[in-house]
Molecule: Bacterial RNase P class A
Organism: Candidatus Aquiluna sp. XM-24bin5
RNA sequence: UGGGUCGGCCAGGCGGUCGCGACAUUGUCGAGGAACGUCCGGGCUCCACAGAGCAAGGUGGUGGGUAACGCCCACCCGGGGUAACCCGAGAGAUAGUGCAACAGAAAGUAAACCGCCCGCAAGGGUAAGGGUGAAACGGUGGUGUAAGAGACCACCAGCGGGAUAGGUGACUUUCCCGGCUAUGUAAACCUCACCUGGAGCAAGACCAAGCAGAAGGCAGGGCUGCUCGCCUAAUGCCUUCGGGUAGGUUGCUAGAGCCUCUGGGUAACCAGAGGCCGAGAUAGAUGACCGUCAGCGCUUUAGCGCUACAGAACCCGGCGUAUCGGCCGACCCAUCGU
Numbered sequence: 001u002g003g004g005u006c007g008g009c010c011a012g013g014c015g016g017u018c019g020c021g022a023c024a025u026u027g028u029c030g031a032g033g034a035a036c037g038u039c040c041g042g043g044c045u046c047c048a049c050a051g052a053g054c055a056a057g058g059u060g061g062u063g064g065g066u067a068a069c070g071c072c073c074a075c076c077c078g079g080g081g082u083a084a085c086c087c088g089a090g091a092g093a094u095a096g097u098g099c100a101a102c103a104g105a106a107a108g109u110a111a112a113c114c115g116c117c118c119g120c121a122a123g124g125g126u127a128a129g130g131g132u133g134a135a136a137c138g139g140u141g142g143u144g145u146a147a148g149a150g151a152c153c154a155c156c157a158g159c160g161g162g163a164u165a166g167g168u169g170a171c172u173u174u175c176c177c178g179g180c181u182a183u184g185u186a187a188a189c190c191u192c193a194c195c196u197g198g199a200g201c202a203a204g205a206c207c208a209a210g211c212a213g214a215a216g217g218c219a220g221g222g223c224u225g226c227u228c229g230c231c232u233a234a235u236g237c238c239u240u241c242g243g244g245u246a247g248g249u250u251g252c253u254a255g256a257g258c259c260u261c262u263g264g265g266u267a268a269c270c271a272g273a274g275g276c277c278g279a280g281a282u283a284g285a286u287g288a289c290c291g292u293c294a295g296c297g298c299u300u301u302a303g304c305g306c307u308a309c310a311g312a313a314c315c316c317g318g319c320g321u322a323u324c325g326g327c328c329g330a331c332c333c334a335u336c337g338u
Base pairs, nucleotide, nucleotide: 001334002333003332004331005330006329007328008327009326010325012293013292014291015290016289017288018287020030021029022028023027032309036320037319039318040317041316042315043314044200045199046198047197051228052227053226054225056196057195058194059193060192061075062074063073064072065071076090077088078087079086080085091191092190096189097188098185099184100183113130114129115126116125117124118123138156139155140154141153142152143151157181159178160177161176162175163174165172166171204250205249206248207247213241214240215239216238217237218236220232221231222230257276258275259274260273261272262271263270264269294307295306296305297304298303
């Protein structure tokens, strides 16, 4: 200097005029990095006082973090990449069931098409060579044989068992023994381990106002999939017709909160000290105009144009998706110079 990989920050600023909302007494504040998706996890509220089992669903290498998680961090194994780094629906195929089209002789009690050997022939032996295929009874070399074949031997790969050393662990290194060795697939059914009550702020609580109940059915009803257990009962539940209200307050924003420093930890994060308070609307506010600055593009200069994705509704932790433009840092590779 060029190319690449990973991570972080900003999200227009300032002033004036006019217009809104909350709080308070004349001042302060007012839509995000994703507020979007509603995909996970919770806080909180109610169902009674929240039990057990089954069903159903979710997760799936190991260890740690967290209120918790399907999230985050570190590591292991496998794959890709020269590398930085990236990806993995990463437990079990010796519990069972299923599937692997076509081609091919044969694809699980697997087989003999061509070929090789024996034989006059009929036929028998063979799976080393060829062919088909994603995959054909492990590979290379030899012994042996009528011809061959793990039939046997040496060295490998794989599988099973054992030992040594390292590691919290997943796992890794080295060595020994064995039969010679019928694959893959569980993002197929299934098995195993762990986790899960249900509903949701339109949850709930309170106040005010108003009306008019009638008929039929059940013996129970509640715990919101089922069973047991538990609680409750002359109340209760269900269906149809009819009447009234839909108003106000609360829940509703001080938090698993944010910032700085110190210490611990590889890190995620944890602990301590100090400081800060940053919308709470409900016919639903957070805006419009002007000037100036910032950034980007065009232009010889004046100057002109543009500035994304988008928008709180009980709150928080994540993940996914959208996005104009700018800035910062670390690492890898190549080339050149000192």